A computed fold for a 73-nucleotide RNA from a Candidatus Woesearchaeota archaeon, annotated as transfer RNA.

[in-house]
RNA sequence: AGCCCCAUAGUCUAGCGGUCAAGGACGCGAGGCUCUGGACCUUGAAACCCUGGUUCGAAUCCAGGUGGGGCUA
Numbered sequence: 001a002g003c004c005c006c007a008u009a010g011u012c013u014a015g016c017g018g019u020c021a022a023g024g025a026c027g028c029g030a031g032g033c034u035c036u037g038g039a040c041c042u043u044g045a046a047a048c049c050c051u052g053g054u055u056c057g058a059a060u061c062c063a064g065g066u067g068g069g070g071c072u073a
Base pairs, nucleotide, nucleotide: 001072002071003070004069005068006067007066010026011025012024013023018056028044029043030042031041032040049065050064051063052062053061
């Protein structure tokens, strides 16, 4: 330098144009239980990398950018 893949809570992930409030697990906060802790139960907060475009409607499709990974030279 060229090509390919990926980007969603603190972490891992589901999603494949519309369904409700973006769901689940771990973690975190509060409460319950317990002598205490753990485990368990209830509950709460927390995310679509950025900018444009297409569309009635975009996390999803398209373009560019940014970041990460891989291959070739």
Lineage of the source: Archaea > Nanobdellati > Candidatus Woesearchaeota.
Its Rfam family is "tRNA". Gene Ontology term of the family: triplet codon-amino acid adaptor activity.
Its mean pLDDT, the model's own confidence on a scale to 100, is 81.